Small-subunit ribosomal RNA, 5' domain from an uncultured bacterium, 490 nucleotides, folded computationally. The RNAcentral record of the full RNA draws on ENA and SILVA.
Context: one part of a larger RNA
RNA sequence: GGAUGAACGCUGGCGGCGUGCCUAACACAUGCAAGUCGAGCGAGGACUUCGGUCCUAGCGGCGGACGGGGGAGGAACGCGUGGGUAAUCUGCCUCAUACACACGGAUAACAUACCGAAAGGUAUGCUAAUACGAGAUAACAUAUUUUGAUGGCAUCAUCGAAAUAUCAAAGCUCCGGCGGUACAAGAUGGACCCGCGUCUGAUUAGCUAGUAGGUGAGGUAAUGGCUCACCUAGGCGACGAUCAGUAGCCGACCUGAGAGGGUGAUCGGCCACACUGGAACUGAGACACGGUCCAGACUCCUACGGGAGGCAGCAGUGGGGAAUAUUGCACAAUGGGCGAAAGCCUGAUGCAGCAACGCCGCGUGAGCGAUGAAGGUCUUCGGAUCGUAAAGCUCUGUCCUAUGGGAAGAAAAUGACGGUACUUGAGGAGGAAGCCCCGGCUAACUACGUGCCAGCAGCCGCGGUAAUACGUAGGGGGCUAGCGUUAUCC
Numbered sequence: 001g002g003a004u005g006a007a008c009g010c011u012g013g014c015g016g017c018g019u020g021c022c023u024a025a026c027a028c029a030u031g032c033a034a035g036u037c038g039a040g041c042g043a044g045g046a047c048u049u050c051g052g053u054c055c056u057a058g059c060g061g062c063g064g065a066c067g068g069g070g071g072a073g074g075a076a077c078g079c080g081u082g083g084g085u086a087a088u089c090u091g092c093c094u095c096a097u098a099c100a101c102a103c104g105g106a107u108a109a110c111a112u113a114c115c116g117a118a119a120g121g122u123a124u125g126c127u128a129a130u131a132c133g134a135g136a137u138a139a140c141a142u143a144u145u146u147u148g149a150u151g152g153c154a155u156c157a158u159c160g161a162a163a164u165a166u167c168a169a170a171g172c173u174c175c176g177g178c179g180g181u182a183c184a185a186g187a188u189g190g191a192c193c194c195g196c197g198u199c200u201g202a203u204u205a206g207c208u209a210g211u212a213g214g215u216g217a218g219g220u221a222a223u224g225g226c227u228c229a230c231c232u233a234g235g236c237g238a239c240g241a242u243c244a245g246u247a248g249c250c251g252a253c254c255u256g257a258g259a260g261g262g263u264g265a266u267c268g269g270c271c272a273c274a275c276u277g278g279a280a281c282u283g284a285g286a287c288a289c290g291g292u293c294c295a296g297a298c299u300c301c302u303a304c305g306g307g308a309g310g311c312a313g314c315a316g317u318g319g320g321g322a323a324u325a326u327u328g329c330a331c332a333a334u335g336g337g338c339g340a341a342a343g344c345c346u347g348a349u350g351c352a353g354c355a356a357c358g359c360c361g362c363g364u365g366a367g368c369g370a371u372g373a374a375g376g377u378c379u380u381c382g383g384a385u386c387g388u389a390a391a392g393c394u395c396u397g398u399c400c401u402a403u404g405g406g407a408a409g410a411a412a413a414u415g416a417c418g419g420u421a422c423u424u425g426a427g428g429a430g431g432a433a434g435c436c437c438c439g440g441c442u443a444a445c446u447a448c449g450u451g452c453c454a455g456c457a458g459c460c461g462c463g464g465u466a467a468u469a470c471g472u473a474g475g476g477g478g479c480u481a482g483c484g485u486u487a488u489c490c
Stems, first nucleotide, its partner, number of pairs: 001490004006486005013362006019355002021320001026318003030315003035062003040059002043056005069273001071271001078198008088190002093186002097182003101135001103133002110125006141166011171178002199245003206236003211233008248270004252263004275296005298309004326352001328351003334348001335346004365395004375386004399431001400427002404423002409417001434479005439460003445474005455462002
């Protein structure tokens, strides 16, 4: 000098665009943040012009694995980069082929009875389905056996033939369609493996029994000590194992001529986490932030028997802290979930509010004006300086105030923002300048006060009676809606 998610002191006019708990992954009152489908199903209810329309607790489907959050843990194939899968899965979507025959038994809702303070639950009876189950049919599917060709990377891969075995479906309709099953291909999204790179400490030198490898089995979508039985005795390490400390990683950001050094806020990609620890269920996908179960700590309710909860979602509260915002508006746009659609939901998002926190832009007036006014300060008492500065005269209208008009953003309709941006005409210099410094480094000097006191200070150093270094005043220098200080990085 540059930079910052900054803070503090003094000061503070406007606008645009950004940014805003870096600390306690501390605890949380309250509201909202994930629903939707009646064109899957029975039932109940409201209205009715008797045609029908509407609402919905429950069963059922899809979604709640996305979106949003904070960075605790983790030094790891976690991330980055480049590859591999002859070891893999993929709901919704697209394309293609084939199919949907015929049965059954339940159950919630509901009713009745009952238990409980509540949360909730029990018994009996009734009922439906795109819920559930059995059967049929089926291969280009899967498995096994036999076999041909081509290729490869050891297990094998691709194409083909034959036999056997196994397995499917669901209807609704406004008649337009929307769905269902099997298989194949694609797209998308994952999973696993490998090379290389990825902080500090040797005042951590040895570490390791599922440990290293093999055989077999189990498990998985899938390879694999992933798990298990047996066998072998290996495996890692000064090219730093192990241990300890620290840390989310990257695109990027800051600095620098570069090499490099530092950082990992906002935005984007990946990872891991969701009160703490553990576990699985469902599902195409989770070992699941607003799901379940168990244990623990904490908080709350209780009739003491037992229950309920999880803001590292958006606001907001307490606490911690030098320090960080509204319990706002809207689904109008973009996007997401559901739905055939109308539409519903969406604290994602779009906006508004607060904050000079940052960057950028604009203003606080312009021209003329010398009796160089008054006044201040200094003075060698002559004057010098503040100083064209003021006053005065002539103007202007950015911002501002009041008035009228008034968007784009929206494809037919639909605008939170918003009567906003912008704009017509009107008013009037009115409402808008400070902060730091002036010994040298370093641009800028005098007077008074003080007297090693009070104080200053980044370094050198000033102050003990003439202090350009302390305090005040006048003057000057620098930057400017900011200016200084502190902290940190280069």